[in-house]
Description: A computed fold for a 72-nucleotide RNA from Mesotaenium endlicherianum, annotated as transfer RNA.
RNA sequence: GUCCGCGUAGUUUAGUGGUUAGAAUCCCACGUUGUGGCCGUGGAGACGAGGGCUCGAAUCCCCCCGCGGACA
Repeated sequence: GUCCGCGUAGUUUAGUGGUUAGAAUCCCACGUUGUGGCCGUGGAGACGAGGGCUCGAAUCCCCCCGCGGACA
């Protein structure tokens, strides 16, 4: 340089055009406990940036950024 794939909570991820973006773990509060842990209940936390198509975009298209792979 060319081609291919990926980018969603701190981390691992589900989601493939339509309900408030779901879960695990982590964190916080409360309960439980003599204290802590475990456990239970509740809470906070995310679509890489910009533009386009569409009534409607995390999802489709373009471009940029970043990561990984193949070839040279």

Rfam family: tRNA. By type it is a transfer RNA. Model confidence (mean pLDDT): 82 of 100. It is recorded under the gene name tRNA-His-GTG-2-1. RNAcentral holds the sequence, with entries from GtRNAdb.